[in-house]
Molecule: transfer RNA
Organism: Vicugna pacos
């Protein structure tokens, strides 16, 4: 090494920002505003009730 892309995070189970679909708004578009959708947290083992967190190996 975590969402398409930049990055947050913390032993009680994952978030922002942007993009992206959608709806309002506009004569329309771009802007803005709302909603949504997207994640085996880098593989593969140990510890623990629990592991994205801690320990080992590997890329």
């Nucleotide at each position: 090494a975590u969402a398409g892309c930049u990055c947050a995070g913390u032993g009680g189970a994952a978030g922002a920002g942007u993009a992206u679909g959608u709806g309002c708004c506009c004569a329309g578009c771009a802007a803005g505003c709302a909603c949504a959708a997207g994640g085996u947290c880098c593989u593969g083992g140990g510890u623990u009730c629990a592991a994205u967190c801690c320990c080992c190996a590997g890329u």